[in-house]
Molecule: Bacterial RNase P class A
Organism: Thermoanaerobaculia bacterium
RNA sequence: GGAGCGGAUCGGAGGAUCGCCCCUGAGCUUGUCGAGGGGGAGGAAAGUCCGAACUCCGACGGGCAGCAGGCUGGAUAACGUCCAGGCGCGGCAACGCGACGGAAAGUGCAACAGAAAACAGACCGCCUAACUGCGAUCGCAAGAUCGCAGCGGUAAGGGUGAAACGGUGCGGUAAGAGCGCACCGCGUCCCGCGCGAGCGGCGACGGCACGGCAAACCCCCUGCGGAGCAAGACCAAAUAGGGAAGCGAUGGAACCGCCCGUUUCCGUCAUUCAGCUUCCGGGUAGGUUGCUCGAUCACCGCGGCAACGCGAGUGACAGACGAAUGAUCCUCGCCCCGAGCGAAGUCGAGGGGAGACAGAAUUCGGCUUACAGAUCCGCUCCACAC
Numbered sequence: 001g002g003a004g005c006g007g008a009u010c011g012g013a014g015g016a017u018c019g020c021c022c023c024u025g026a027g028c029u030u031g032u033c034g035a036g037g038g039g040g041a042g043g044a045a046a047g048u049c050c051g052a053a054c055u056c057c058g059a060c061g062g063g064c065a066g067c068a069g070g071c072u073g074g075a076u077a078a079c080g081u082c083c084a085g086g087c088g089c090g091g092c093a094a095c096g097c098g099a100c101g102g103a104a105a106g107u108g109c110a111a112c113a114g115a116a117a118a119c120a121g122a123c124c125g126c127c128u129a130a131c132u133g134c135g136a137u138c139g140c141a142a143g144a145u146c147g148c149a150g151c152g153g154u155a156a157g158g159g160u161g162a163a164a165c166g167g168u169g170c171g172g173u174a175a176g177a178g179c180g181c182a183c184c185g186c187g188u189c190c191c192g193c194g195c196g197a198g199c200g201g202c203g204a205c206g207g208c209a210c211g212g213c214a215a216a217c218c219c220c221c222u223g224c225g226g227a228g229c230a231a232g233a234c235c236a237a238a239u240a241g242g243g244a245a246g247c248g249a250u251g252g253a254a255c256c257g258c259c260c261g262u263u264u265c266c267g268u269c270a271u272u273c274a275g276c277u278u279c280c281g282g283g284u285a286g287g288u289u290g291c292u293c294g295a296u297c298a299c300c301g302c303g304g305c306a307a308c309g310c311g312a313g314u315g316a317c318a319g320a321c322g323a324a325u326g327a328u329c330c331u332c333g334c335c336c337c338g339a340g341c342g343a344a345g346u347c348g349a350g351g352g353g354a355g356a357c358a359g360a361a362u363u364c365g366g367c368u369u370a371c372a373g374a375u376c377c378g379c380u381c382c383a384c385a386c
Base pairs, nucleotide, nucleotide: 001382002381003380004379005378006377007376008375009374010373012332013331014330015329016328017327018326020040021039022038023037024036027033028031042357046368047367049366050365051364052363053362054228055227056226057225066224067223068222069221070220071085072084073083074082075081086100087098088097089096090095101219102218106217107216108213109212123158124157125154126153127152131150132149133148134147135146136145137144138143166184167183168182169181170180171179185208186206187205188204189203190201191200192199193198232289233288234287235286242280243279244278245277246276247275248269249268250267251266252265253264296316297315298314299313300311301310302309303308334353335352336351337350340347341345
C1' cells in the first nucleotide's frame, strides 16, 4: 500500500422569530385566566416475534389435549436472549454458520435415473476351476488337450443416483471377495484428562455388525391456565328503561245545635294499567386514576476469561388521548464547481448541492428488520521497503 475479519461510537451544532404539549406559578378581573421559570422522541420509538413486571378472571392443586424448546457449563427476575466451551461444516487466515436429544421401541418414506434403494442386486464387464453338450487334434482304447455353448461363479473395473452394505496395499483365486493379513476408519470395553459436552491412548477385543430421513408420524426430557392498560379502580349528567312507597270517585257512620273542611272507619263503583311525586340502584357520555423513578441508564472502584455481579458518589430520565415534541430564516460544519494569489496550499472571493431509516402511547429485558453519511479500536492474509 492492497484485500478482508471482528467490535465500538455518532446520527449535525449555535442563534432569531412565530407556535404546540406537560409541570410549576407571580398576579387579580377567581377564569376553559396565566407574567415568569423548567421539561419535551429513537438507535432502532418500527415489526409485535420471544421473556417478564403489573391487573382482572373467587382461591389452590392435579390431569388430558395442544403448543414451544432440545450439545455442555454459566449469566439472568425470566427467556427461544447473552457469555464461555465442545462437535460438525465453510474460509489460506482473522473469523463465520449450525432446528446439534433418540434411526439396535414401533410405523413409514426415498421422485428421476438405475440391473438393484434395504431380509439387496447383476446391465456392460471379468472368469470358465467343477458339471453337461457339440466340434477339432492326438490315441487301438480308456482318456488327454484346445475351442464354442450351456449350467454357473463374481462384485475388482465401468455406468446410474443425494445415497449402492468401509478405504489403501499385499497375499490369495478360474476370476473375485474382510476370504486372510498390515495400516487407516468404525463399534464395544478399559485407562488417563476434563464439573461437563467431549478429547487422547503403538491399550484390549470384534472382520465390520448398526446405510439415510425425526424440518415424517412417533419416543424421551423440559416449560407453558386464560386475557390484556381498550387490563383494572373511582366519581358520575341528560334521555330512556328497572325497583320501592304514596296519591282515585262516590255514599254512609263516628264527633256536633247546624254547616263546611280535615282525619279515621265501613260500603259501592272504577282501576290493577297509565300518569304524577319522592326515593333507591345499575349502565352510558364525560371526568379522575392506573401513568411514568424503575429488576432503569451513564461515569468510577472491586470481583469474574466473559455474559454479569457487588459497592459508593455524581448526573440523567417526555407523558399526549381528532393524540404535543413543529415551521421559517441566518451562521458554522459536510460534498461539488471555482475567480484569484503563491515557489509550495491543510489557501480561497463567489456559486451550487445533499442531509437517511423512521416518530413515544402501561413499563422493562431481548431478538429481528430498516438506515444517507461520518469516526475510532483490535486482528488476519498478500506485496514492497528498511